[in-house]
RNA sequence: CGGGCUGGCCGGGCGACCGCGUUGGCCGGAGAGAUCCGGUCACCGAGGAAGGUCCGGGCUCCACAGAGCAAGGUGGUGGGUAACACCCACCCGGGGUGACCCGCGGGACAGUGCCACAGAGAACAGACCGCCGGCUCUCGCCUCCGGGAGAGAGCAGGUAAGGGUGAAACGGUGGAGUAAGAGACCACCAGCGACCCGGGCGACCGGGUCGGCUCGGCAAACCCCACCUGGAGCAAGGUCAGACAGCGCACGCUCGAGGGCUGCUCGCCCGAGUGCGCGGGUAGAUCGCUGGAGGCUGUCGGCAACGGCAGUCGUAGAUGGAUGGUCGCCCCUCGGUGCUCGCACCGAGGACAGAACCCGGCCUACAGGCCAGCCCGUCCG
Numbered sequence: 001c002g003g004g005c006u007g008g009c010c011g012g013g014c015g016a017c018c019g020c021g022u023u024g025g026c027c028g029g030a031g032a033g034a035u036c037c038g039g040u041c042a043c044c045g046a047g048g049a050a051g052g053u054c055c056g057g058g059c060u061c062c063a064c065a066g067a068g069c070a071a072g073g074u075g076g077u078g079g080g081u082a083a084c085a086c087c088c089a090c091c092c093g094g095g096g097u098g099a100c101c102c103g104c105g106g107g108a109c110a111g112u113g114c115c116a117c118a119g120a121g122a123a124c125a126g127a128c129c130g131c132c133g134g135c136u137c138u139c140g141c142c143u144c145c146g147g148g149a150g151a152g153a154g155c156a157g158g159u160a161a162g163g164g165u166g167a168a169a170c171g172g173u174g175g176a177g178u179a180a181g182a183g184a185c186c187a188c189c190a191g192c193g194a195c196c197c198g199g200g201c202g203a204c205c206g207g208g209u210c211g212g213c214u215c216g217g218c219a220a221a222c223c224c225c226a227c228c229u230g231g232a233g234c235a236a237g238g239u240c241a242g243a244c245a246g247c248g249c250a251c252g253c254u255c256g257a258g259g260g261c262u263g264c265u266c267g268c269c270c271g272a273g274u275g276c277g278c279g280g281g282u283a284g285a286u287c288g289c290u291g292g293a294g295g296c297u298g299u300c301g302g303c304a305a306c307g308g309c310a311g312u313c314g315u316a317g318a319u320g321g322a323u324g325g326u327c328g329c330c331c332c333u334c335g336g337u338g339c340u341c342g343c344a345c346c347g348a349g350g351a352c353a354g355a356a357c358c359c360g361g362c363c364u365a366c367a368g369g370c371c372a373g374c375c376c377g378u379c380c381g
Stems, first nucleotide, its partner, number of pairs: 001377010012330007020045002023042008047352001051363002054361005059233004066266004071229005076090005091105001092103004106224002111222002113218003128163002130159003134155006141148002171189005190214001192211008237287004246278006258270004294313008331350008
């Protein structure tokens, strides 16, 4: 200097004028009341994702407890957390020269299923081309005339080392052996199993001895195993105000209609009126609603995620739904012009995008810019 990998941050600023919303102080008004309206002053007033609604919770209700099944979720080990499918560290496998990244990470010997086409054969499979010797037939060559070596075709047999097919072919290399071969045998290696030693909390890692010689893939296929899980959700759920009109049918009134827990079963409980249809009336205010598993600073522990301690802050709470508009200056980026090479001027642009009970995550979107660490390459000293 160039190219990469990982993590973090900003994402317009300042001023003036006019205009919004909550809260608090002061003042005034309306109302029977719950409460509401107005004026003035002061503080404060959208996000890193507020988006997706994919997870986990807090909270609320289902009167109080249970059992089983179903259904769903997760899937290496250890730790963090309120919890999680999240985060951290490590192990194993894969990718990359590397920094780093990815994970379909328990089980194929419980069972079922699939592996197209090609190929002889795709799970205890298999002979297409080949190789080997035997028998029969044909051909010619040599001959010391006893016979010998060879080529082709057919029949039956041996073989799975060589070749071919395929994504994948029932271990690899070498030897010895054989008619030709083959873990049938041997050495080394890989794999699997048994036993033992060492390291580690553990997943696992390293090593030694022995052995059958070798027993595909897919479970993000159904499934098996281990662990976890009540349901519904702020339109949850309360309080005050207001208004009202019943009729019909069915079942029932403790010999139990209907209902709840619960998707189903058992079980437990409530219960005198319920269920369905038609019809009438009211629907305003308010709580929940922002002090939280909270933020910030310092310090201690820990590889880290994170936790402890101390101090400090009070940072939206709307409800057809507030934070906007104008002007000026500055900032950043791009392009152009000039030029005293560092500036000036002109033009254009400044992303994704708006809380609605709250919090911890994950995923997605983002113009432009900044910082830190690490890796590779090249050059110079």